[in-house]
RNA sequence: GGUUUUAUAGUGUAGUGGUUAUUACGUCUGCUUUACAUGCAGAAGGUCCUGGGUGCAAUCCCAAUAAAACCA
Numbered sequence: 001g002g003u004u005u006u007a008u009a010g011u012g013u014a015g016u017g018g019u020u021a022u023u024a025c026g027u028c029u030g031c032u033u034u035a036c037a038u039g040c041a042g043a044a045g046g047u048c049c050u051g052g053g054u055g056c057a058a059u060c061c062c063a064a065u066a067a068a069a070c071c072a
Stems, first nucleotide, its partner, number of pairs: 001071007010025003018056001027043005050063004
C1' cells in the first nucleotide's frame, strides 16, 4: 500500500426492515443469614461508534474514524 471483517447497557453477546432492541455476568433494592456467601424476587442502566442516504418505519446502504486478520 491492497483486500476482508468487526463496532449494540459497565463487560461480553443475540438480533430475517415492524411492540419502548435480546441475553449472561456485573451494579442497586428487598427477602433469606448473627454476619458474609449462595439462593429467590424486583429495578436501574442503550443517542445500536460518527456523519449522510433509501424507506411509512433502519439493526439496511454509502462514506469517515478506530480495531483485527490476510496478502504484498
A computed fold for a 72-nucleotide RNA from Xenopus laevis, annotated as transfer RNA. The RNAcentral record of the sequence draws on Rfam. Model confidence (mean pLDDT): 80 of 100. Lineage of the source: Eukaryota > Metazoa > Craniata > Anura > Xenopus. It matches the Rfam family "tRNA". Rfam describes the family as follows. Transfer RNA (tRNA) molecules are approximately 80 nucleotides in length. Its family is annotated with triplet codon-amino acid adaptor activity in the Gene Ontology.